[in-house]
Overview:
The RNA shown here (small-subunit ribosomal RNA) has 1546 nucleotides and comes from an uncultured bacterium. The coordinates come from a structure-prediction model, not an experiment, and the mean pLDDT is 84. Rfam family: Bacterial small subunit ribosomal RNA. The RNAcentral record of the sequence draws on ENA and SILVA.

RNA sequence: AGAUAGAGUUUGAUCCUGGCUCAGAACGAACGCUGGCGGCGUGGAUUAGGCAUGCAAGUCGAACGAGAAAGCGCCCGGCAGGGUAACUUGUUGGGCGCCUGUAAAGUGGCGAACGGGUGAGUAACGCGUGGGAAACCUGCCUUUGAGUGGGGGAUAACAGCCCUAACGGGCUGCUAAUACCGCAUGACGCUGUUGAUCGCAUGGUUAACAGUUAAAGAUGGCCUCUACUUGUAAGCUGUCGCUCAUAGAUGGUCCCGCGUCCUAUUAGCUAGUUGGCGGGGUAACGGCCCACCAAGGCUACGAUGGGUAGCCGGCCUGAGAGGGUGGUCGGCCACACUGGGACUGAGAUACGGCCCAGACUCCUACGGGAGGCAGCAGUCGAGAGGCUUCGGCAAUGGGGGAAACCCUGACCGAGCGACGUCGCGUGGGUGAUGAAGAUCUUCGGAUCGUAAAACCCUGUCAGGUGGGAUGAAAUGUCACGCGGUCAACAACCGCGCGGCUUGACAGUACCACCAGAGGAAGCUCCGGCCAACUCCGUGCCAGCAGCCGCGGUAACACGGGGGGAGCGAGCGUUGUUCGGAAUCAUUGGGCGUAAAGAGCUCGUAGGCGGCUCCGUAAGUCAGGGGUGAAAGGCCAUGGCUCAACCAUGGACACGCCUCUGAAACUACGGAUCUUGAGGUCGGGAGAGGAAAGUGGAAUUCCAGGAGUAGCGGUGAAAUGCGUAGAUAUCUGGAGGAACACCAGUGGCGAAGGCGGCUUUCUGGCCCGAUUCUGACGCUGAGGAGCGAAAGCCAGGGGAGCAAACGGGAUUAGAUACCCCGGUAGUCCUGGCCCUAAACGAUGGGCACUAGGUGUGGGAAGUUCGACCCUUUCCGUGCCGCAGUUAACGCAUUAAGUGCCCCGCCUGGGAAGUACGGCCGCAAGGUUGAAACUCAAAGGAAUUGACGGGGGCCCGCACAAGCGGUGGAGCAUGUGGUUUAAUUCGAUGAUACGCGAAGAACCUUACCGGGGCUUGACAUGCAGGAGACGGGUGUGGAAACACAUCUUCCCCUCACGGGGCUGCUGCACAGGUGCUGCAUGGCUGUCGUCAGCUCGUGUCGUGAGAUGUUGGGUUAAGUCCCGCAACGAGCGCAACCCUUGUUCCUAGUUGCCAUCAGGUCAUGCUGGGCACUCUAGGGAGACUGCCGGUGAUAAACCGGAGGAAGGUGGGGAUGACGUCAAGUCAUCAUGGCCCUUACGUCCCGGGCUACACACGUGCUACAAUGGCCGGUACAGAGGGCUGCAAUACCGCGAGGUGGAGCGAAUCCCAAGAAGCCGGUCUCAGUUCGGAUUGGAGUCUGCAACUCGACUCCAUGAAGUCGGAAUCGCUAGUAACCGCGGAUCAGCAGGUCGCGGUGAAUACGUUCCCGGGCCUUGUACACACCGCCCGUCAAGUCAACCGAGCUGAGUGCACCCGAAGUCGCUGUACCAACCCGCAAGGGGGGAAGGCGCCGAAGGUGUGCUUGGUGAGAGGGACUAAGUCGUAACAAGGUAACCAAUCGUCGAC
Repeated sequence: AGAUAGAGUUUGAUCCUGGCUCAGAACGAACGCUGGCGGCGUGGAUUAGGCAUGCAAGUCGAACGAGAAAGCGCCCGGCAGGGUAACUUGUUGGGCGCCUGUAAAGUGGCGAACGGGUGAGUAACGCGUGGGAAACCUGCCUUUGAGUGGGGGAUAACAGCCCUAACGGGCUGCUAAUACCGCAUGACGCUGUUGAUCGCAUGGUUAACAGUUAAAGAUGGCCUCUACUUGUAAGCUGUCGCUCAUAGAUGGUCCCGCGUCCUAUUAGCUAGUUGGCGGGGUAACGGCCCACCAAGGCUACGAUGGGUAGCCGGCCUGAGAGGGUGGUCGGCCACACUGGGACUGAGAUACGGCCCAGACUCCUACGGGAGGCAGCAGUCGAGAGGCUUCGGCAAUGGGGGAAACCCUGACCGAGCGACGUCGCGUGGGUGAUGAAGAUCUUCGGAUCGUAAAACCCUGUCAGGUGGGAUGAAAUGUCACGCGGUCAACAACCGCGCGGCUUGACAGUACCACCAGAGGAAGCUCCGGCCAACUCCGUGCCAGCAGCCGCGGUAACACGGGGGGAGCGAGCGUUGUUCGGAAUCAUUGGGCGUAAAGAGCUCGUAGGCGGCUCCGUAAGUCAGGGGUGAAAGGCCAUGGCUCAACCAUGGACACGCCUCUGAAACUACGGAUCUUGAGGUCGGGAGAGGAAAGUGGAAUUCCAGGAGUAGCGGUGAAAUGCGUAGAUAUCUGGAGGAACACCAGUGGCGAAGGCGGCUUUCUGGCCCGAUUCUGACGCUGAGGAGCGAAAGCCAGGGGAGCAAACGGGAUUAGAUACCCCGGUAGUCCUGGCCCUAAACGAUGGGCACUAGGUGUGGGAAGUUCGACCCUUUCCGUGCCGCAGUUAACGCAUUAAGUGCCCCGCCUGGGAAGUACGGCCGCAAGGUUGAAACUCAAAGGAAUUGACGGGGGCCCGCACAAGCGGUGGAGCAUGUGGUUUAAUUCGAUGAUACGCGAAGAACCUUACCGGGGCUUGACAUGCAGGAGACGGGUGUGGAAACACAUCUUCCCCUCACGGGGCUGCUGCACAGGUGCUGCAUGGCUGUCGUCAGCUCGUGUCGUGAGAUGUUGGGUUAAGUCCCGCAACGAGCGCAACCCUUGUUCCUAGUUGCCAUCAGGUCAUGCUGGGCACUCUAGGGAGACUGCCGGUGAUAAACCGGAGGAAGGUGGGGAUGACGUCAAGUCAUCAUGGCCCUUACGUCCCGGGCUACACACGUGCUACAAUGGCCGGUACAGAGGGCUGCAAUACCGCGAGGUGGAGCGAAUCCCAAGAAGCCGGUCUCAGUUCGGAUUGGAGUCUGCAACUCGACUCCAUGAAGUCGGAAUCGCUAGUAACCGCGGAUCAGCAGGUCGCGGUGAAUACGUUCCCGGGCCUUGUACACACCGCCCGUCAAGUCAACCGAGCUGAGUGCACCCGAAGUCGCUGUACCAACCCGCAAGGGGGGAAGGCGCCGAAGGUGUGCUUGGUGAGAGGGACUAAGUCGUAACAAGGUAACCAAUCGUCGAC
């Protein structure tokens, strides 16, 4: 000094594994919307693509020679114009002067190798870091020492001539130097020899001797000395140069240690290769190069090859370790159109130099030439994308110069771009009628919101006016002073002070003043993650989306509005990096089942390794030294108003090198030890292995005997075998294969695996002894060996079994399951293959960590002893503690705790596939990807649901019975069809005689037509009018319209007000219009099934479990017992109603036993309340009692008593929930829709249709019956717009009439089946009554569409109903009638009521439904689930592919530019030497030849792209086809490996 955050997404839920995604930071960015100012930064990342134009490297006259012009001035001459002329103007030619010893050019010197750009190449000593050079160089600069003498010959410029389109060039002639060349001198230099000394191997240092090597001048001043003598020269002197040497500094070169990406689907590479000797070359070491010799060198610690890449300081991220990156700034490297090459030089193999080759561009007179922005600007191109053809050398720095100065696209500045970052502003205060407006609204209001307006202020930025910097210090020059040098007061040099001189930026920063809130806010988001919610629109459309996911009519998720959240001159998006990701795990992960232990063993390299002692010091530790550039980062301080930015100082820099020290540990060397390991001796068990031999049982076959019609096989059959004699049976024989019992979670083996018996050979293991060796050990990448079954090759063998195949069945099909046959194969020998769910899904070794109980082998103790028992070693099982695990589980045979070594994993699919390599005879094995695609795939456990899983148990569930339905006719409902309409809803069970407890009109919602528009109905307001109402007439189908008559409310003194009615207008009404998937309420169903839950506690990480499970029992989660549970709630039961017995009370309208009266008769009357009954209250039934069974419990069975017995019968009562079940048309209600109509009124029609189909019923088919006559017995109801008696009429429906009764009183009201008697006699009938004709009755405004009933006539189908199917367990079914609701009328329906009144239940196997427990599960929309594969369609990517076509590269050969080097060289040549000269020598050198050699060419390989007819597979895609493989025992358990076959799953 620094300190670590998570979330969403797999499931019904849970835990785990695991991937995907998000929140953060960053950027040379780009894109969208928006945009006020300034500071500081930053800006071609792609095409190292091409470039117009300008500039980017020159300078020195104090090295040298030569040296203009334009222009201006003057003079002379010509021509032209003007003027009489003098003269003047213009123009032209010549000369002179100024310009000017200037410019330009040249010789020469220095520079141009710096500075600036770029990152193509490079995986390398390229870079980084630390060392080495005793193997080196270094211009300019500094230090020190010495010197600078005397000569020579040329040459450019220039001039003349010539060639050329141009670029350029040739010849002749002249000339200078700090250009060039000899000579002299010279050493501490170099070379050689000798000596001394030192070191680190080569070697270094030093001394002596010999040999050898140099130079250039320029400029200023002076007169002390000498000469001439004004002054100058020789000279002296200053400065700058020059030469030789020296030391340094700086810069460079070379070498070495360490570090530096991916790929092994690149495993071998290498001939100058590795080394030596000798030489060449270089500044220098070196195969750097050459000749010769040797045969080496590198590599699994990754050579060689391929791909990618400039490296670093740093930068980004991160808690860190790491990961990513290398733009700006700084260091290094590389490159300069591409490739090659050298020259010059101190330095280059040279960005703005040269030569050659190539590509490209330009010029050309076609012969030839010119060029290189990866310098600064700028342009084109490609691209998502990156600036001005700016100013200035004022500063800093660089080059040249003595200097002035010149040059400098380095640099300093400005410009452009919100590209980044930092700062500032867009105002502040007060201000509630909470304005207007907008949005929402429960219509009350709420929000925008003190926000605005308004009032009071301020004055940043921008604007205007004025002032106005720092950056500048030097240099130079002038004057003065001091010092140095000198003969010198000169000059020169240095220092000090003063004056003058220099600013691109820039009239900028900054300051003052003026005016005035004036000019300055957007962007994204608001379903969760993630901060922020409403309205409208849309309606799986349009669209959104980072992940999960939104949108199919109420979308907080799309689009818009309002509001809100976040950031703010920006905000979002996209891309990329790190983070989160412990998701490659060193820090810091795993491998039984999630991905992951190699099938097993041996063993090489490697890694790791027992006890003791001594030594060394590599690792390790401590201290010191060097280095780790600057910048950056951190800390402190300071400068710009702050900040960003900048400056100064400090700390840090985990690394490398080095010195000194320590010696515990590791290592190394030496010595010892015995416990690890091994050996020896004595015992022991065993399906360990190999070979040879041998045995019995069984199957089959053959032969024979005996025997007859079947056998065999299956769910049932058939194919098959059998009268040519099978099967069954007996005897004998043949042959092959396998070894019953023993046999055991027993044994052995490394694993695969091993099983009759005997023999031989052979491996390992265990126990005991404690005798020997002395760490000899463990693991084990590569490697080697072994390795089930199937399969392959060759040769045998072949009984049984049995892929394929044939046949028979099954089936929709059945290329299967089942059956009858049957070949490979199975067996042996030899050789391959090398894989398995090769599994304990668990690598090996060592050590440690509670036990219990079996079993196999051995030993010891005990015992007389076999046993038993105890102890111990080795093996093999089960249970279980601690611990561990996601859980399941593991648990001394670890999945616990540690150490060592190896193998392996990193989301699912594609895929163990493709390509390549290796192996194989083949089949194939091994190694082993990617594109693309998905938001998961998975493990364990939980709760459910489900199962053609299991156990237990219920229910008219089946069975046992009775009666029906399905056939007929009719009724009714529905579907369908039809229709103007046939209104709507209900649709498996749980719709269909349901809503409808009653459609002729009405109802009525539908259709047609005619009307109305504040409305048929409610409330309020305003205006004006009037009672309301009732009657009559006209038109009309009615609604309605018109006319007319009649009537005139209440309060108040009055005005007026109120009520009511109708009119006009405004609010509003109205809607059976939509949504039951927005809802309330109500209802159906599972189901009157026995279940559903909670609190606390406990268990579990958790979902959750426990309780509620278990043993009994029940109709019941009913009760009892047990139990980590203890309690409780909703359900069950009970409480309620009714019915069955009885008692009490009460006694009319009910009743009548007794008494009395009366009648033809009757509770008719008096009377009575006993009985019946009524209706109110009690009692009674509780397994209470007895016996048995049972755990002594609960309970069950039997019995007694009782009217009733084990919930007595019936009803009401319906838990948590399920079905988005039903109902918006009962009602209510959100939202949407209609408003002269989807509202409302009226008339008529329709809901009643009719080829059909279904449900529910009625009536039948008859004799247990029909008909006729007689006759008996209910209950429960209803009745005043009502029920209606007696009586009369009618055949009857009914009519007339009206007693009685608001009803225990009167009426409906007769009950029917039954019983008695008669008739019919088996027939489509005296059954059956449909249909139709006729005549009527009743209700009603009205019975045509379309009522019920009556009478007469008619007299259909139907003779008991196929497949199938329904109800019912007792006062039930069946049969019989009666009543009510609805209702004017209409009942075969429905709701009730009573009468008569059965049969059967062995039983729970099966069908259906249900309850509990358990099991499996890939289901959870929950089996009507899930899900597989072919085929068909579309899209996409990759592989193969006859080939075609690019790029890179290896090898061989051909050709061979420039050029260095070598050889040659007499065309040619001034300096030096010899020589008088000629000439010669020395030296140079064109040319020629040779080695090497770029590009090019030919051939042949390899690698890698593009493309390719076609072919095979893969992935994905709401509703395609075929089947049903898997998940449940998935209906043949599944899976793994292999072979064969099938269209596919199989």